[in-house]
Context: one part of a larger RNA
């Protein structure tokens, strides 16, 4: 100087407390351990691994296994040789591949036509060179997690100390903040904080189609004429600064209350992550040193596996019902996506879906129905009209192909489950809870992920305690 303390002081954080809803019990989904297996590819392991890499494992992916094949190789450049290769058809084969048939060079220069020269493409040869998701993240770059959006981490000069180092950065207040004020052997400065950026909330100007419709005319319909006031869209501005008033404070910084205001003390949300820590994670995104393989640890192919199942754990979904289930009728979103695409009306089908193809390169058309909700009816507390697992049969769709191993539909079947032990998680407001909608990936496949809006709470006395953090101080046999 740090680190540590079941030392102390001060202060924060859904850290506790106060509340609301969960997990832990059930069924299923998914990840992991374990076990099994020819293989169940690999990585990730307290927080910070376990719906994680994977924003899509039937083939492909695919790295694994079994078997069949190749050896300058699946790709590229240079050199040499040849003029074909591809396509189509047939045969063998699981295919890779092998064999046969058919067809067969192109462009420019040059020439009467060729020869010839250069180039393209393809095949072959040879060498330089390939290839490796093989090992080492404890050789590395890059990227990332985490402490933590915590308020810290440092430097120059000066001063103090023999020195390590200290001071500044400590102290008194204050703040979300090393934020600001005051004091002070310090005076300044840098990286962080804040602000500048995006979004949302208010207003105005500009713009008025594909958006809108107050008044006017026609009218089933903003459908047409008409209009751009309103809504909205999207660009530019304004607006909030403790600016004003009062009280407290040290006359300061600031705090509390008030006015005005759409908004008030950082208005809400996001992006933004200092010096560093964990030899944290990644050699399987990529790059890369070293090591290793080279008729194989490389490459091609078929099939299988990654989907196994006595178990154990994590994360979720659906429930156990009446604030509910079912049936009928009637409403109200936002944000997205669409040409190899989204697909309306209409017809067929109980339905998944099929036919159909208008319109739309989309404020124009479509996906599209929002659902919870409201109104009416029914069920009457029951393992039930709760719950839907499981299984049988029959189908739909995607795709070369749904046996291993897809999603969905109909009929039948109807399991466990009556609110979950010890323990444990999230959340402070348009939040939790609850309800549906969209998107990426994607042929198909979502209870996951990323977004969107609808309905919309309870509670916070307080900081003694648990956890994590900041700061000052103290002890130390630790560095």
């Nucleotide at each position: 100087u740090g680190a540590c303390g079941g030392g102390g002081g001060c202060c924060c954080g859904c850290a506790c407390a106060a509340g609301c809803g969960g997990u832990g019990g059930a069924g299923c989904a998914u990840g992991u351990g374990g076990u099994u297996u020819a293989a169940u590819u690999c990585g990730a392991c307290g927080c910070a691994a376990c719906g994680c890499g994977a924003a899509g494992a039937a083939c492909c992916u695919u790295a694994c296994c079994u078997g069949g094949g190749c050896u300058a190789g699946a790709a590229u450049g240079c050199c040499c040789c040849u003029g074909a290769c591809a396509g189509c058809c047939c045969c063998a084969g699981a295919g890779a591949u092998g064999g046969g048939g058919u067809c067969u060079u192109c462009c420019g220069g040059g020439u009467a036509a060729a020869a010839c020269c250069g180039g393209a493409c393809a095949g072959g040869g040879u060498g330089c060179a390939a290839g490796g998701u093989g090992c080492u993240g404890c050789a590395u770059g890059g990227c990332u997690g985490u402490c933590g959006u915590c308020a810290g981490c440092u430097c120059g000069u000066g001063u103090c100390g023999u020195g390590a180092g200290a001071u500044g950065u400590u102290g008194g207040g204050u703040u979300a903040a090393g934020u600001c004020c005051c004091g002070c052997a310090a005076c300044g400065a840098g990286c962080g904080c804040a602000a500048c950026c995006c979004u949302u909330g208010c207003c105005a100007a500009c713009a008025g189609u594909u958006g809108c419709c107050a008044g006017c005319g026609g009218u089933u319909c903003g459908c047409c004429g008409g209009g751009c006031a309103c809504u909205c869209u999207g660009u530019u501005g304004g607006g909030a600064c403790u600016g004003c008033c009062g009280u407290u404070g040290a006359u300061a910084a600031a705090a509390c209350g008030g006015a005005g205001g759409a908004a008030g003390g950082u208005g809400g949300g996001g992006a933004u992550g200092a010096c560093g820590u964990c030899a944290a994670g990644u050699c399987c995104u990529c790059a890369u040193g070293g090591c290793c393989c080279u008729u194989a640890u490389g490459c091609c192919c078929a099939g299988g596996g990654c989907u196994a199942c006595a178990c154990a754990c994590g994360u979720g979904c659906u429930a156990c019902a009446a604030u509910g289930g079912c049936c009928g009728g009637c409403a109200c979103a936002a944000a997205g996506c669409g040409c190899u695409g989204c697909a309306a009306a209409c017809c067929c089908g109980c339905g998944a879906g099929g036919g159909g193809g208008a319109g739309c390169u989309a404020a124009u058309c479509g996906c599209a129905a929002a659902a919870a909700g409201c109104c009416g009816g029914u069920c009457c507390c029951a393992g039930u009209u709760c719950g839907g697992a499981u299984u049988g049969c029959a189908g739909u769709c995607u795709g070369c192909a749904a046996c291993u191993c897809g999603a969905c539909u109909g009929c039948a079947u109807g399991a466990a489950g009556c609110u979950g032990g010890a323990a444990u998680c999230g959340c402070u407001a348009g939040u939790a809870a609850u309800c549906g909608c969209g998107g990426a990936u994607c042929a198909g496949c979502a209870u996951g992920c990323c977004g969107c809006g609808g309905u919309g709470a309870a509670u916070a006395c307080g900081u003694u305690c648990c956890c994590g953090g900041g700061u000052c101080u103290u002890g130390u046999a630790c560095a």